[in-house]
């Protein structure tokens, strides 16, 4: 320095251009319970940024910025 892949809650991940952004864990609450733990309800919480296409973007296009592998 050149190419490539990723980027979504506190961690983990899914998402045909058109849902209220989906699970799992976690945090919080209330049941249970003598008290916890498990267990069973609810509720909180996200698209890495900045343009561009399109009625409409996480999803396509650039440009950046980070991680990761590969060439030198």
């Nucleotide at each position: 320095g050149g190419g490539g892949c990723u980027g979504u809650a506190g961690g983990g991940u899914a998402g045909c251009g058109g849902c209220u952004a989906g699970c799992c864990u976690a945090a919080c609450a209330g049941g249970c319970u003598c008290c916890a733990g498990a267990c069973c309800u609810g509720u909180u919480g996200a698209c890495c940024c900045g343009a561009g296409u399109u009625c409409g973007a996480g999803u396509c296009u650039c440009g950046g910025c980070a991680g990761c592998c590969c060439c030198a």
Predicted 3D model of a 72-nucleotide RNA (transfer RNA) from a Candidatus Iainarchaeales archaeon. Its Rfam family is "tRNA". About the family: Transfer RNA (tRNA) molecules are approximately 80 nucleotides in length. The organism belongs to Candidatus Iainarchaeales, within Archaea.